[in-house]
Context: one part of a larger RNA
Parts: sequence; C1' cells; structure tokens
RNA sequence: GCAUUGUUAAGGAACUCGGCAAAAUGACCCCGUAACUUCGGGAGAAGGGGUGCCAUAGAGAUAUGGCCGCAGAGAAUAGGCCCAAGCAACUGUUUAGCAAAAACACAGGUCUAUGCGAAACCGAAAGGUGAGGUAUAUGGGCUGACGCCUGCCCGGUGCUGGAAGGUUAAGGGGAGAGGUUAGCGGAAACGCGAAGCUUUGAACUUAAGCCCCAGUAAACGGCGGCCGUAACUAUAACGGUCCUAAGGUAGCGAAAUUCCUUGUCGGGUAAGUUCCGACCCGCACGAAAGGCGUAAUGAUUUGGGCACUGUCUCGACAAUGCACCCG
Repeated sequence: GCAUUGUUAAGGAACUCGGCAAAAUGACCCCGUAACUUCGGGAGAAGGGGUGCCAUAGAGAUAUGGCCGCAGAGAAUAGGCCCAAGCAACUGUUUAGCAAAAACACAGGUCUAUGCGAAACCGAAAGGUGAGGUAUAUGGGCUGACGCCUGCCCGGUGCUGGAAGGUUAAGGGGAGAGGUUAGCGGAAACGCGAAGCUUUGAACUUAAGCCCCAGUAAACGGCGGCCGUAACUAUAACGGUCCUAAGGUAGCGAAAUUCCUUGUCGGGUAAGUUCCGACCCGCACGAAAGGCGUAAUGAUUUGGGCACUGUCUCGACAAUGCACCCG
C1' cells in the first nucleotide's frame, strides 16, 4: 500500500446517475391494523407491549410475590417499512458465456381452414404425424385475466362468391402459302408443275386465370384542406367551398408517444430538466399491430418519505492475509 473483517465522536444521504454498498428490521406470544378490493385479499399492513430466575397456588394455561444483571428470543441462524406513478393481469419462460425485462408464454377473446382416406405437415413414394381423435375436435393468424368498450371507410391490395360478356394456353382444326419433282414446254438458260413426302399455317373450337359484378376490415390497410362568422377583445356552436373510399367516434393525452420544451398552471423542496395532478396548441395517441381502467402479483422502471447507517463531511483505529522490509 492492497484485500477481507470489525469499531467509530458530532451530523445522518450533505455521497452518488441512483441509498450502489453497508447499517437497520428479524424468533415466539398479546394488542392493534388504513386506502382500495375481483370480498379471496391488501396483512406479518402499519404501529405498540412482553420474553430470565426463585417461591407459592393451580392438572395446566397462568396468576401473585420476590431476586439478579448494562443486557433475559442474553451467543448463532431468522422480514426493513410506507406513499404515489408507469408497464405487464397473475404462477411461469428467455439471450448456456455482458440483457430476466415492459420481451415470450398464458387462461380468456376473435377470425379463418377442415365432414374424415379431414385440413395442415414430413416423405420421390409406400407410409407416417394429426389421431386409434371427429367441429364442445384439430390446424393456422391476431389479441392477451377481469371490467367498460371496440366507431367510420370495401376506392387500392388480399380473400370469398358469381357467372352474362371481353381476353386467354396446349390440344383439336387445316383455308391458304412454300420446298422437292414424274411429266410438259423450250436449242439452251430456264419456266410450268400432278401425286407423294415435307416446311408452315388463317378461320373456327377450348379451361382456370385476368377484366368484370358483388361481399368481406378482431383481412393488409386508411381515417382531409382553405375561408368567413357572436354587441370589448378573444374564440367559433354556425356558414361557404374544394377534395376523398371515408375524413379519427368513445376514451386517453407534453404520454415508454411532445420536436419546439425545463410548454403553462398547481403540488411536493429553502432550491425540483426528474416526479405527481391538471390544461390540450396530439411536430407524429386512439380503439383486438386493441382503447381506457383495474384489486392482487413483480430480484421490473420512476419519484417521495420514515427508520438506519463510514455513502458522505473526513477521516481514524484495530484484526487477519498478501505485497514489502530486516535477519
């Protein structure tokens, strides 16, 4: 000097990103226990008191009296608590080796597929899983307890249904055209050219699909602009106009979402970019990529308080080990 451990006057979070770490609480008995609540909880809430030994009485619990110590759960092991808010209902699961969470899962909700040799999936197939199951079943998607709810848009994309018309493949069909040449003409060059073979090939016929017509948003998705207007001002219930498939409803809102922003007001502090309650001008919330609440739960996140402390003011001392020094 470092590590580990212990103690520490006065103060008590002034430390720090942050009470990180440490301290404190701790057992049993008795009293007592709030908001809120899904009536189960919350709850060991919180907050108090007691605890040894001896004698007597009693079956005992215990009661009465007495005694000792600084201290009686005499050592050790053994919840700190409260208030408010965010998120996720909960128990659970996860990044073996930087993340345990608000992520995943979940019961519940809903949509969709599937009538059984089921759909879906593995496999070239046979075969298998589904399932020795049968729509109260099984697969897939989304959401995620519970409570109150879940608005408008089907124009685009998708899906489902429809079949009148348009378009449309191979195939069928074979009008027509070309090549070749027996032959014919010609002095020749060459021309014409049947059958056969061959190359090509129009009309016509013809499915799904697409176009088309409907439906469908707990399918993918989307949910406006400008101008004017009330007898102070301001604002605009109201009016006009343009565009759209329709122009964001309820609820919530500077939010895990707010750029401007430390918005403004209120609370808490002597002082508060955080926090809580409001406001609404929502850059850029919003209703199952769910909206808003919510008791309980959480090694979750945020703010505050009580207790407690070497975290700090600000250090000090001691023990043990190591480094190190002497021999």

Large-subunit ribosomal RNA, domain IV from Sellimonas intestinalis, 327 nucleotides, folded computationally. It matches the Rfam family "Bacterial large subunit ribosomal RNA". Taxonomically the source falls in Sellimonas (Bacteria, Bacillati, Bacillota, Lachnospiraceae). Model confidence (mean pLDDT): 88 of 100.